[in-house]
RNA sequence: GACUGAAAAAGGCAAACCCGUUGAAAGACGGGGACGCAAAGCCACCGGUCUAAGGGACGAGUCCUAAGACAGCGGGGUUGCCAGG
Numbered sequence: 001g002a003c004u005g006a007a008a009a010a011g012g013c014a015a016a017c018c019c020g021u022u023g024a025a026a027g028a029c030g031g032g033g034a035c036g037c038a039a040a041g042c043c044a045c046c047g048g049u050c051u052a053a054g055g056g057a058c059g060a061g062u063c064c065u066a067a068g069a070c071a072g073c074g075g076g077g078u079u080g081c082c083a084g085g
Stems, first nucleotide, its partner, number of pairs: 003084003012037002017032006035072001041078003045075003048070003054065005
């Protein structure tokens, strides 16, 4: 040190759901809780998905739109614990 994660040790994170806060919403944050995770640490760069406040269109209540989100959808970038190597 590329690479690998069967076993071991130290530990780490925390889905659904519930409560509170926040937001137009998607969602986020805090507490409880564990389905899972070897990057389930971090970054919206590419694809994808969600929302549509504001804006736009028109047949006026529908459609379009991200500058809002998702890193636990895939890829990429970047940092890193233990063991093997």

A computed fold for an 85-nucleotide RNA from a Gammaproteobacteria bacterium, annotated as c-di-GMP-I riboswitch aptamer. Model confidence (mean pLDDT): 89 of 100. It matches the Rfam family "c-di-GMP-I riboswitch aptamer". Rfam links the family to the GO term cyclic-di-GMP binding. Taxonomically the source falls in Gammaproteobacteria (Bacteria, Pseudomonadati, Pseudomonadota).